About this RNA: Predicted 3D model of a 72-nucleotide RNA (transfer RNA) from an Elusimicrobiota bacterium. It matches the Rfam family "tRNA". The family's RNA type in Rfam is transfer RNA. It was read from a public genome assembly. The coordinates come from a structure-prediction model, not an experiment, and the mean pLDDT is 83.
[in-house]
RNA sequence: GCCGGGGUAGCUCAACGGUAGAGCAGCUGUUUCGUAAACAGCAGGUCGUGGGUUCGAAUCCCAUCCCCGGCU
Numbered sequence: 001g002c003c004g005g006g007g008u009a010g011c012u013c014a015a016c017g018g019u020a021g022a023g024c025a026g027c028u029g030u031u032u033c034g035u036a037a038a039c040a041g042c043a044g045g046u047c048g049u050g051g052g053u054u055c056g057a058a059u060c061c062c063a064u065c066c067c068c069g070g071c072u
Stems, first nucleotide, its partner, number of pairs: 001071007010024004018055001026042005048064005
């Protein structure tokens, strides 16, 4: 340099163009002598960045940054 895959909650990952979710972690409550567990609830997101298309974009297109693999 070329090709492919990936970037979404603190972590691991989902999400046919139509309200961004799950598990774990966190916080509160119930329970317990207490802790853990269990159960109920709550909070947490500029969807890497900047543009474009569209009534509407995490999703499609372009550019760009970063990570992984391959080729030369």